A computed fold for a 584-nucleotide part of an RNA from Candidatus Hodgkinia cicadicola, annotated as large-subunit ribosomal RNA, domain V. The coordinates come from a structure-prediction model, not an experiment, and the mean pLDDT is 81. It matches the Rfam family "Bacterial large subunit ribosomal RNA". Gene Ontology terms of the family: structural constituent of ribosome and ribosome. NCBI's taxonomy places the organism under Bacteria, Pseudomonadati, Alphaproteobacteria, Hyphomicrobiales, Candidatus Hodgkinia.

[in-house]
Context: one part of a larger RNA
C1' cells in the first nucleotide's frame, strides 16, 4: 500500500415525506357574528276552502222629525227658489212638566182653557219656521241591506271511541248510524315583519418578512448629479377654497425700515424733511417673478362674454392636462394706439355607467300626437383604497387544506459590528506629598467575532429547536500549579503587570432550566470555539399541533414570549472517516 471481515455512528448540508411554523394566491374549506345579501320557520294581516240563526252597536242607504245665535235689528235670520196669504172648534195665545242651550230662547208633552196666532209694514249686504219644493250641517225615531264583536248551531272541515250495529257471507276496507270540537283550527294563495336555523359571499393593496402603526389624490422646495425627467416607510410644508370685487379697463401713485424734527404721544397713532433696487406687498404653503408694476388709490364698468376654425405649439404609453395668435357677433374702459373669453403664476379636484332639471328645427313601431331615446345646458360621488370591480359586505381556525417561496420571517452559518466583550492613547482628579503602587472622570485609536441588533445571502421537493447525559477537540484574553519586572512589597498574605495553554479544573439543595442563589468542599472550582460541538449518540424535563381549565380580551368562533395538568423521538450503515482482526 491493496483485499477482506468484524464493530462506532463524525460527515455525505444522509433516508423518508414538493415544510405542518412563516409569507404569497383577487386559492378552498369549516366556524361566528350587531359583515352584506338571501332563506327555511315562526307571528302579522288579507283572501280561498266557508255555511245557517240571534244579538249588539257602528257604518251606508231610505222615510219621518229636528238643529243652525257676529253687529244693527221686536229676535237663535243655514242657503237657493216659488208665492200673498198662511195655521186655527181635529183646539189658537196663555198654563203645568221634561229634554237641550249661544242663559235668551227652543222643542216635545198631560192635564187646563175656549179664539186668536204669523206674515206683509221699519230696520237689515240677505226676508221671513206664513206656506210650498230643493239642498248642507247637528241629533233623535223607524225599515231595510251589509260588515265587525257576542253567542250559538250543524252540514263543510278536524278529532274520538266502539260494535254478533245497518251487517248477511270466509273475510275486509269504504259509508253510514255514536259521540267531541267547529265554521274556528288546518291547508292553499298574497304581503308586512322576526329570522346565523340554513346558504352564498365578502373581509384592499404598500411594507427592509407579516401583523400592530402610517400612508394611498393634488401643489411647492431640498433630494436631482447646471437640459427634461428621475426612487425610498427620505428631509420639509400645504389643498379639497377665497372674491361681485380681490375681475376689466383708464388715469395717478410708490413700499419695509430706519434717522431727524413736531401738543397731548409713551417703543408702536398722526404730520413733515431726509436716505431708501425692494430689507414691502401681492387673500392663502412653498418657489419663481414684479417698482416704468403682476403692488397702492380712485373713476367708469360686467369680456367671470356667444359661435368657432380651434392654425400652432407644450406636456405625454394611453386617457388627460397646459398655453394660444386669428375670424365672425354684441360690448367695456380708453382722446387714441390698444386691451379685455375671470384673478402674478404653479394646488382648490373625480373618467364612464345611472339618474334628474331646463332648452331643442333632431327621432316618433299603420297614421297623428304622446312616452322612450338624441343633442345642447346644468345638477347629484372624502366613488379620499382618489384611473373610480357591485346598488350592497366583518371576523376566526392550534381542526385545518391545496398549490407555491428560500422572490420572506422564526434556527444555525456569511456579510456588517451600531450595541457588547477586551486591549491601548491623553491624563483632570483620588492616593496626606507624589498623575501613572493601585484607581482613573471627560475625551480619543484599535482589536474580537462570544451578547443584543441590521441585513435577507444558501436552505421552506425539510439543514431537527433550549437544557441535561455520553464522548470530546481547540483557543489564549490564566481559575489552579511554573518562572518573573514593579510595589504605597519589612516577614506571612495580597495588588498590578509580562512569560506560559504540560497537566489539572467539585459533591449536593431549589428551578425544565443555561444562568444564578444557598450549603460544603478544593492547589483550582478559568472564559471561550467547535451549526450556541454532539438527538442516522441517548433523553425529552422546557418550547412548539390536536383534549382540558383558570385569568385577562373578545358579543361570539376564538385568542393571549399568561399560567396549569396530558401528550407516538423511524432508519438492517452503501461511500468518507475512525478502531480492531486477518491474508498477501
Nucleotide at each position: 500500500c491493496c483485499u477482506g471481515c468484524g464493530g462506532c455512528a463524525a460527515g455525505a448540508c444522509g433516508g423518508a415525506a414538493a415544510g405542518a411554523c412563516c409569507c404569497c394566491g383577487u386559492g378552498c374549506a369549516c366556524c361566528u357574528u350587531u359583515a352584506c345579501u338571501g332563506u327555511a320557520a315562526c307571528c302579522u294581516u288579507g283572501u280561498g276552502u266557508u255555511g245557517g240563526c240571534a244579538c249588539c252597536c257602528c257604518u251606508g242607504g231610505g222615510a219621518g222629525c229636528u238643529u243652525g245665535c257676529g253687529c244693527a235689528g221686536u229676535g237663535u235670520a243655514g242657503u237657493c227658489g216659488g208665492c200673498a196669504g198662511g195655521c186655527g172648534u181635529c183646539g189658537a195665545u196663555c198654563u203645568u212638566c221634561g229634554g237641550u242651550u249661544u242663559c235668551g230662547g227652543c222643542c216635545g208633552u198631560c192635564g187646563g182653557g175656549g179664539a186668536g196666532c204669523c206674515u206683509a209694514c221699519a230696520a237689515u249686504g240677505a226676508a221671513a219656521c206664513a206656506c210650498c219644493g230643493a239642498u248642507c250641517u247637528u241629533g233623535c225615531u223607524c225599515c231595510c241591506c251589509g260588515a265587525c264583536c257576542u253567542g250559538u248551531c250543524u252540514a263543510a272541515c278536524c278529532g274520538g271511541a266502539u260494535g254478533u250495529g245497518g251487517a248477511c257471507g270466509c273475510a275486509a276496507a269504504a259509508c253510514c248510524c255514536c259521540u267531541g270540537g267547529a265554521a274556528c283550527a288546518g291547508c292553499g294563495c298574497a304581503a308586512g315583519g322576526u329570522g346565523g336555523u340554513c346558504a352564498g359571499u365578502u373581509u384592499g393593496a404598500c411594507u427592509g418578512g407579516g401583523g400592530c402603526g402610517g400612508u394611498c389624490g393634488c401643489c411647492u422646495c431640498c433630494c436631482a448629479a447646471a437640459a427634461c425627467g428621475u426612487a425610498a416607510c427620505g428631509g420639509a410644508g400645504g389643498c379639497g377654497u377665497g372674491c361681485a370685487a380681490a375681475g376689466g379697463u383708464a388715469a395717478g401713485c410708490u413700499c419695509a425700515a430706519a434717522g431727524c424734527g413736531g401738543u397731548u404721544u409713551g417703543a408702536a397713532a398722526c404730520c413733515g424733511c431726509u436716505u431708501g433696487c425692494a430689507g414691502a406687498g401681492c387673500g392663502c404653503a412653498a418657489u419663481g417673478g414684479c417698482a416704468c408694476a403682476u403692488g397702492c388709490u380712485u373713476g367708469c364698468u360686467u369680456g367671470a362674454c356667444u359661435g368657432c376654425g380651434a392654425a400652432g405649439a407644450c406636456u405625454u404609453a394611453c386617457a388627460a392636462g397646459u398655453c394660444g395668435a386669428g375670424c365672425a357677433g354684441a360690448g367695456a374702459c380708453g382722446a387714441a394706439a390698444g386691451u379685455c373669453g375671470g384673478c402674478c403664476a404653479u394646488a382648490g379636484u373625480g373618467a364612464c355607467c345611472c339618474g334628474a332639471u331646463g332648452g331643442u328645427u333632431c327621432c316618433g313601431a299603420a297614421u297623428g300626437g304622446a312616452a322612450c331615446g338624441g343633442c345642447c345646458a346644468u345638477c347629484g360621488a372624502u366613488c379620499a383604497a382618489c384611473g373610480a370591480a357591485c346598488a350592497a359586505a366583518a371576523g376566526g381556525u392550534a381542526c385545518g387544506c391545496c398549490g407555491g417561496g428560500g422572490a420572506u420571517a422564526a434556527c444555525a452559518g456569511g456579510c456588517u459590528a451600531a450595541u457588547a466583550g477586551c486591549u491601548c492613547c491623553c491624563g483632570a482628579g483620588a492616593g496626606c506629598a507624589c498623575u501613572c503602587a493601585u484607581c482613573g472622570a471627560c475625551g480619543g485609536a484599535g482589536c474580537u467575532g462570544u451578547u443584543u441588533g441590521g441585513c435577507a445571502c444558501c436552505u421552506c421537493g425539510a439543514u431537527g429547536u433550549c437544557g441535561a447525559c455520553u464522548c470530546a477537540u481547540c483557543g489564549c484574553a490564566u481559575c489552579c500549579u511554573g518562572g518573573g519586572a514593579c510595589u504605597g512589597a519589612a516577614g506571612a498574605a495580597g495588588g498590578c503587570c509580562c512569560c506560559a495553554a504540560g497537566g489539572g479544573u467539585a459533591u449536593g439543595g431549589c428551578c425544565g432550566u443555561u444562568c444564578g442563589c444557598c450549603a460544603u468542599u478544593u492547589a483550582a472550582a478559568g472564559c471561550g470555539g467547535u451549526a450556541c460541538g454532539u438527538g442516522a449518540g441517548u433523553u425529552g424535563g422546557g418550547u412548539u399541533c390536536a383534549g382540558a381549565a383558570c385569568g385577562u380580551c373578545g358579543c361570539a368562533a376564538g385568542a393571549c414570549a399568561g399560567u396549569u395538568c396530558g401528550g407516538u423521538c423511524c432508519c438492517u450503515a452503501u461511500c468518507u472517516g475512525c478502531c480492531g482482526c486477518a491474508g498477501g